About this RNA:
The part of an RNA shown here (small-subunit ribosomal RNA, 5' domain) has 522 nucleotides and comes from an uncultured prokaryote. Its mean pLDDT, the model's own confidence on a scale to 100, is 83.
Context: one part of a larger RNA
RNA sequence: ACGAACGCUGGCGGUAGGCUUAACACAUGCAAGUCGAGCGAGAAAGUACCUUCGGGUGCGAGUAGAGCGGCGGACGGGGGAGUAACGCGUAGGAAUCUGCCUGGUAGUGGGGGACAACAUGUGGAAACGCGGCGCUAAUACCGCAUACGCCCUGAGGGGGAAAGCGGGGGAUCUUCGGACCUCGCGCUACCAGAUGAGCCUGCGUUAGAUUAGCUAGUUGGUGAGGUAAAGGCUCACCAAGGCGACGAUCUAUAGCUGGUCUGAGAGGAUGAUCAGCCACACUGGGACUGAGACACGGCCCAGACUCCUACGGGAGGCAGCAGUAGGGAAUAUUGUGCAAUGGGGGAAACCCUGACACAGCCAUGCCGCGUGUGUGAAGAAGGCUCUAGGGUUGUAAAGCACUUUCAGUAGGGAGGAACAAGCAGGAUCAAUUAGUACAGUGGAUUGACGUUACCCACAGAAGAAGCACCGGCUAACUCCGUGCCAGCAGCCGCGGUAAUACGGAGGGUGCAAGCGUUAAUC
Numbered sequence: 001a002c003g004a005a006c007g008c009u010g011g012c013g014g015u016a017g018g019c020u021u022a023a024c025a026c027a028u029g030c031a032a033g034u035c036g037a038g039c040g041a042g043a044a045a046g047u048a049c050c051u052u053c054g055g056g057u058g059c060g061a062g063u064a065g066a067g068c069g070g071c072g073g074a075c076g077g078g079g080g081a082g083u084a085a086c087g088c089g090u091a092g093g094a095a096u097c098u099g100c101c102u103g104g105u106a107g108u109g110g111g112g113g114a115c116a117a118c119a120u121g122u123g124g125a126a127a128c129g130c131g132g133c134g135c136u137a138a139u140a141c142c143g144c145a146u147a148c149g150c151c152c153u154g155a156g157g158g159g160g161a162a163a164g165c166g167g168g169g170g171a172u173c174u175u176c177g178g179a180c181c182u183c184g185c186g187c188u189a190c191c192a193g194a195u196g197a198g199c200c201u202g203c204g205u206u207a208g209a210u211u212a213g214c215u216a217g218u219u220g221g222u223g224a225g226g227u228a229a230a231g232g233c234u235c236a237c238c239a240a241g242g243c244g245a246c247g248a249u250c251u252a253u254a255g256c257u258g259g260u261c262u263g264a265g266a267g268g269a270u271g272a273u274c275a276g277c278c279a280c281a282c283u284g285g286g287a288c289u290g291a292g293a294c295a296c297g298g299c300c301c302a303g304a305c306u307c308c309u310a311c312g313g314g315a316g317g318c319a320g321c322a323g324u325a326g327g328g329a330a331u332a333u334u335g336u337g338c339a340a341u342g343g344g345g346g347a348a349a350c351c352c353u354g355a356c357a358c359a360g361c362c363a364u365g366c367c368g369c370g371u372g373u374g375u376g377a378a379g380a381a382g383g384c385u386c387u388a389g390g391g392u393u394g395u396a397a398a399g400c401a402c403u404u405u406c407a408g409u410a411g412g413g414a415g416g417a418a419c420a421a422g423c424a425g426g427a428u429c430a431a432u433u434a435g436u437a438c439a440g441u442g443g444a445u446u447g448a449c450g451u452u453a454c455c456c457a458c459a460g461a462a463g464a465a466g467c468a469c470c471g472g473c474u475a476a477c478u479c480c481g482u483g484c485c486a487g488c489a490g491c492c493g494c495g496g497u498a499a500u501a502c503g504g505a506g507g508g509u510g511c512a513a514g515c516g517u518u519a520a521u522c
Base pairs, nucleotide, nucleotide: 004518005517006516007515008514011369012368013367014366015365016364017362018361019327025324026323028322029321030320033071034070035069038068039067046059047058048057049056050055078280080278087205088204089203090202091201092200093199096197097196101193102192103191104190105189106188107187108186109144111142112141118134120132121130122129123128150159151158152157164185165184166183167182168181169180172179173178206252207251208250213243214242215241218240219239220238221237222236223235224234225233255277256276257275258274259270260269261268262267282303283302284301285300286299305316306315307314308313333359335358336357337356341355342353343352344351345350372402373401374400375399382393383392384391385390406463408458409457411455412454415452466511467510468509469508470507471492472491473490477506478505479504480503481502487494488493
């Protein structure tokens, strides 16, 4: 000094930490959704009324739940299997991309054809289908036009885009829907920025020579392909190179770092928690979509395993949070909440968020507090011891006088966490305006923790001390029992009849809600 465990013991609080082993297998629940201000459709229960008793209509409700479409599921969270490597650390580099965000320039014109949903038919036990049929919308999809400082170029030229939605409104027009104007949010092209990412290089980065040779896309060139991008990255041809005792290759081990522990330092050991990077997501392989993945809770194939099956075929992946079994010396709740911080979506309200904030369990560590205070000699009784006088336990107790931290009970506390951030609808004022737009101001709402922290009152010493050691090292000694037995032990060593070393007792010493032991580190 510890992510510890074990033994004995155990009052309170704060704070941090909590499967180091089987990257073993997982029941159950939750962990990524959101947008109706992109789009077309659209129930039911219930209820009211009517009714020819079959039902119909209104509300429920443009709600629920689906579908098309957009953004996000590449972040956040997890464990460390692999990796001795440009993986990491550090210092540089040039041949690149970058959704959302910021600044700027320009544009947002005019058309078209589908596919879901839905209806219908049909297959299947189910999962799920049908390139069966019919209808339909869009910020989905495709042309046309136009176009820059964009791309290509033989420098003549050629090529390339878009989408609308919402709030408000005076005049004018109107098919009475709107057009139009304006504000806001979007969309397209391009130039910059920021952020993030990809790539290259120097140096550093464990052990083994009982591993000495390794290498054919191998090393280089030309050309081509490919990538966002340099490059044997890939291919054709040509040359025969490249690495290695300054340790190649092979084998074993291992995520790396900031840091952490120790030490006067140099060093040594280590890489839990927190933070940065990397790699992984049942095992192996592959691509698709996308700004970004070769994607933990996406897809396809193969494998092992588990489950369902009507045997034809299907479903699954906790190294997310809890939790279970197993392994183990050993490691917690199937908790509360989105109030705060942060993230995704949305114009917003808001929704989602096992991130996070909190609570629960554990003396696992660290820190703080308490278990009373003063007085009290008849030096009580009892215990132990004794030379039998005494000594010691010991001011210790009793007694007397006080106090009430903490725990307990009751009340206060709308305190802090909260900055007043953001904020629908309504209203007002000043300026402005076409305007009730935009912008500004004031006011109302929102707390899981929580019976919070803290404060005050009440009662009563009341509820709260153990553990190890006492031969030397090493602070602390006597009696009894035992008799090389039983036992102790870190080392030296104790024990064979007077054991300060074994066991018990009295006394003492050291630490103290802990004390010892064990493991591993300096």
The full RNA is in RNAcentral, with records from ENA.